């Protein structure tokens, strides 16, 4: 100087004015009361660590339901903790990193699928290149024999053909069918042996994941399940616009009266009767509007115990934003911190500025992400100076 | 307060779901041919870190988280 964590704080402190919202008192008014209405009035409250994204869990409220599977989703090391979780503690195994410290996490040996292009092959392995074996052909080069030229047996070596062998080497990929060495083999090969890795058994220790330790098999069985699936646990839906209560005007529904009044119809008229229409009272849903839900909560916080820890217990104390188109603001004094400037001369004095980002409650919690700050603190680890 | 969906070239869309070699289509745009010009037409061509940031994987536009805009819909 840089990095990695783990944590507090959210921004200074006192006091004043002025306003918006709630609360309680208090005065007036309506009123028999209860209850409501208004107040230049008194007192008191008055945004966050994320209030936020809604990602996850629950409370609560209706809905739905006998019980059980199916579909679907979600979760995935073991142990705990919790009201519940995809959260939290611890520890285990793996992996990054020099390190402090981070990140992963059932199952690929239950089944399917898929693994482009390159490459011989990409999962019932394979044979292009090399390496070796055999056959039988040319060519060369030695050597022997036969009758000179020449011919025929061999030995070595090239060259190309055909039948095998081989998975060490080459190449090609992200990934090639244990790895390293010795042996061994025509040439190779777990073919064989040591070591190291896999895998099976036993033992010990641990609640458990697992870890040590012996012993066995030569080892056929690569990647993905943030593909399909399988295991194993868990989930019935909708959400405060949940929902519960009062309840106006208009219109429309129903139900009562049918005493009068209007209209039509039967009838020459007139009693009577039948229709219809509004005028009268009355219900009942429900809309505007109001009230409830609406803030004490599975809470915080100290002290002692238990537990490494998360957390749990017991005792003492503590708790005041509820607003609905939505209040929490605004200013000003005094101290305070930081910063430039001068004066002065190491501690003053004096101006001038700052004192912030992220962001704002709308039923409540418990958690996770994700957003912020020249704030503040303890711890680790690397470098380079002294 | 509650639920869905989308974001690929200037524009309007595929592709994603079932990952793989160069991410395509139409319109637009540029260049030449054609015509007296133009336009239509023919030939040819440019133009994409697939909203951003991580992870899974050999290998992400596509699959899995977070994050930004933007659209819808619930009385």
């Nucleotide at each position: 100087g840089g990095a990695g964590u783990a944590g507090g704080c959210g921004a200074g402190g006192c006091g004043g004015u002025u306003g918006c919202u709630c609360c309680u008192u208090c005065u007036u008014c309506u009123c028999a009361a209860a209850a409501g209405a208004a107040g230049u009035a008194a007192g008191g409250g008055g945004a966050g660590g994320a209030a936020a994204g809604u990602c996850c869990g629950a409370a609560c409220u209706c809905c739905a339901a006998a019980g059980g599977g199916c579909a679907g989703g979600a979760u995935g090391g073991u142990c705990g903790c919790u009201a519940a979780c995809a959260g939290c503690g611890a520890c285990u195994c793996c992996g990054a990193g020099c390190g402090a410290u981070c990140g992963g996490a059932g199952g690929a040996a239950a089944g399917u699928g898929c693994c482009a292009c390159a490459g011989a092959a990409a999962a019932c392995a394979c044979a292009c290149c090399g390496c070796c074996u055999c056959a039988g052909a040319a060519g060369a080069u030695g050597a022997g024999u036969g009758u000179u030229u020449c011919a025929c047996u061999c030995u070595u070596c090239u060259u190309g053909u055909g039948a095998g062998g081989u998975a060490a080497g080459g190449g090609u990929g992200a990934a090639a069918a244990g790895g390293u060495g010795a042996g061994g083999u025509a040439a190779g090969a777990g073919c064989u042996c040591a070591c190291c890795g896999u895998c099976c058994u036993g033992a010990u220790g641990g609640u458990g994941a697992c870890a040590u330790c012996a012993g066995g098999a030569g080892c056929u069985u690569g990647g993905u399940a943030a593909a399909c699936c399988c295991c194993a646990u868990c989930c019935g839906g909708a959400g405060a616009a949940a929902g519960a209560c009062c309840a106006a005007a208009u219109u429309g529904g129903c139900c009562c009266a049918u005493u009068c009044a209007g209209a039509g119809g039967c009838g020459g008229c007139c009693c009577g009767u039948c229709u219809c229409a509004u005028g009268g009272g009355g219900c009942g849903g429900g809309u505007a509007g109001g009230u409830c839900g609406c803030u004490c909560a599975u809470c915080c916080c100290c002290u002692u115990g238990a537990g490494c820890a998360a957390u749990c217990a017991a005792g003492a104390g503590g708790u005041u934003a509820g607003a609905u188109a939505a209040a929490u603001a605004a200013c000003c004094g005094c101290c305070c911190c930081c910063g430039c400037c001068g004066g002065g001369a190491c501690u003053c004095c004096g101006g001038c500025g700052g004192g912030a980002a992220c962001a704002g409650a709308a039923u409540u919690c418990g958690g996770c992400u994700u957003a912020c700050g020249u704030c503040c603190u303890g711890c680790u680890c690397c470098a380079g100076c002294c | 307060c509650g639920g869905g969906g989308a974001g690929u070239a200037g524009c309007g869309c595929a592709g994603c779901c079932u990952g793989g070699u160069u991410a395509g289509c139409g319109c637009g745009c540029c260049u030449g041919c054609c015509u007296u010009g133009g336009g239509a037409g023919c030939a040819g061509g440019a133009g994409g870190u697939c909203g951003u940031c991580g992870g899974u994987u050999c290998a992400a536009a596509u699959c899995c988280g977070a994050u930004c805009u933007c659209c819808c819909c619930g009385a």

Description
The prediction has a mean pLDDT of 75. This is a predicted complex of two RNAs, RNase P RNA and transfer RNA, with 461 nucleotides together. Rfam match: Bacterial RNase P class A. The family's RNA type in Rfam is ribozyme.